A computed fold for a 376-nucleotide RNA from a bacterium, annotated as Bacterial RNase P class A.

[in-house]
RNA sequence: GGAGUAGGCGAGGUGGUUGCUCCUUCUUCUUCCAAGAAGGGAGGAGAGGAAAGUCCGAACUCCGCAGGGCAGGAUGGUCGCUAGCAGCGACUCCGAGCAAUCGGAGGAAAGUGCCGCAGAAAACAAACCGCCUUAUGAAAAAUCAUUUUCAUAGGGUAAGGGUGAAAAGGUGAGGUAAGAGCUCACCGCCCUGGUGGUGACAUCGGGGGCAGGGUAAACCCCAUCCGGAGCAAGACCCAAUGGUCCCUCAAAGAGAUGGCCCGUCUCAGGAGGGCGGGUAGGUCGCUAAACUCCUUGAGCAAUCAUGGAGGCAGAGAAAUAACCACCCCCGCCUUGUAAGGUGGGAACAGAAUUCGGCUUACGUCCUGCUCCAGCC
Numbered sequence: 001g002g003a004g005u006a007g008g009c010g011a012g013g014u015g016g017u018u019g020c021u022c023c024u025u026c027u028u029c030u031u032c033c034a035a036g037a038a039g040g041g042a043g044g045a046g047a048g049g050a051a052a053g054u055c056c057g058a059a060c061u062c063c064g065c066a067g068g069g070c071a072g073g074a075u076g077g078u079c080g081c082u083a084g085c086a087g088c089g090a091c092u093c094c095g096a097g098c099a100a101u102c103g104g105a106g107g108a109a110a111g112u113g114c115c116g117c118a119g120a121a122a123a124c125a126a127a128c129c130g131c132c133u134u135a136u137g138a139a140a141a142a143u144c145a146u147u148u149u150c151a152u153a154g155g156g157u158a159a160g161g162g163u164g165a166a167a168a169g170g171u172g173a174g175g176u177a178a179g180a181g182c183u184c185a186c187c188g189c190c191c192u193g194g195u196g197g198u199g200a201c202a203u204c205g206g207g208g209g210c211a212g213g214g215u216a217a218a219c220c221c222c223a224u225c226c227g228g229a230g231c232a233a234g235a236c237c238c239a240a241u242g243g244u245c246c247c248u249c250a251a252a253g254a255g256a257u258g259g260c261c262c263g264u265c266u267c268a269g270g271a272g273g274g275c276g277g278g279u280a281g282g283u284c285g286c287u288a289a290a291c292u293c294c295u296u297g298a299g300c301a302a303u304c305a306u307g308g309a310g311g312c313a314g315a316g317a318a319a320u321a322a323c324c325a326c327c328c329c330c331g332c333c334u335u336g337u338a339a340g341g342u343g344g345g346a347a348c349a350g351a352a353u354u355c356g357g358c359u360u361a362c363g364u365c366c367u368g369c370u371c372c373a374g375c376c
Base pairs, nucleotide, nucleotide: 001372002371003370004369005368006367007366008365009363010362012327013326014325015324016323017322018321020046021045022044023043024042025041026040027039028038029036030035048348052359053358055357056356057355058354059353060230061229062228063227072226073225074224075223076222077091078090079089080088081087092105093104094103095102096101106221107220111219112218113215114214115213128161129160130157131156132155133154134153135152136151137150138149139148140147141146169187170186171185172184173183174182188210189208190207191206192205193204194203195202196201234284235283236282237281245274246273247272248271249270253267254266255265256264257263291310292309293308294307296305297304298303328345329344330343331342332341333340334339335338
């Protein structure tokens, strides 16, 4: 100088003034009391590391649920931790990097599907160029046989070229007309046995010429887990208005009965009262949380146990702010090196039932450790 990683802080301190939200208390007013979303005084409390995204997991609430199965969803190396998780720790293998370090992870040998462009061929493999060879024709050398070159047609060949992210194990030797696991050595792969490890796996041996391209965030298979909705959950008290039902009252109306009147029954309307449901509104849910920090012990660690300490928004459309003085820190300027002047003290963001995680955003901020390179 360049990287990597782990963690901290989140913004300076003290005092004052004026406001805002909530709580307690006193008082005025309305008022018999109670109560009050009214006025005033005093005291107290008042955002975050991510309160965010709402991506996981829970608490809590309501609904559903005999048992079993199907469908659907999530997760996916191993072991451990956790209430639980897609979280955390340690380890294993593979990959990236000189390194510190970082990223990935069931099955493609159950079955089905798909594989753009390029390329001859992308999967019961394939012959474009090249290499080898056969036949025919031509030319040359030779001129007895034959050999070489070129063209056409056929066959062999996966060594070489070329295409591609990927071309049918790799490298070398033998072998061959040329080639090829065709044969051999090593490496890889498959099958199998021993040893070590709780395990992923590691390591050592034996056998086999080698079978099986990729894709599962394609269907699918295997293993494990999963009922739904969410504080606008839900509980309680319930205005006005209207409707249903019940009761009472008044006496006028319509209809039925009847020849007519009274009476009786039915219907509609009026006045008053009551019951039930429930809207607006109010009250509760509401903040102590499977929480945090410290000591000691167990453990590599995550974490667990023991003892102690801390605990302080709860307003449901939203308050947490502004200013001043002194001190402190940083930058710039001046000069007499000690002072003076001036500017700055942020960014991301903003509680809304609560908690554990993850992810994302932010600062010329602070600290530790590690690696690489250069110089002394």